Record summary: Model confidence (mean pLDDT): 82 of 100. Transfer RNA from Rhodococcus sp. Leaf258, 73 nucleotides, folded computationally. The sequence is in RNAcentral, with records from Rfam. It matches the Rfam family "tRNA". It is annotated as a transfer RNA. NCBI's taxonomy places the organism under Bacteria, Actinomycetota, Actinomycetes, Nocardiaceae, Rhodococcus.
RNA sequence: GGGUGCCUAGCUCAACUGGAAGAGCAGCGGUCUCCAAAGCCGCCGGUUGCAGGUUCGAGUCCUGCGGCACUUG
Numbered sequence: 001g002g003g004u005g006c007c008u009a010g011c012u013c014a015a016c017u018g019g020a021a022g023a024g025c026a027g028c029g030g031u032c033u034c035c036a037a038a039g040c041c042g043c044c045g046g047u048u049g050c051a052g053g054u055u056c057g058a059g060u061c062c063u064g065c066g067g068c069a070c071u072u073g
Stems, first nucleotide, its partner, number of pairs: 001072007010025004019056001027043005049065005
């Protein structure tokens, strides 16, 4: 350099055929307890890597760029 795949919450990952983003863990509060842990209840948390395009509508499709992994010379 070529090819393939991936990039979504602090972390690990979902999101069906394009219909508008959710779970677990972590964090915070409450409950329980003599205290704590565990359990239970609730809350918070998003420029979907960046920039464009297509579309009534994009996490999803297209283009460019960046990053990571694998593979090939």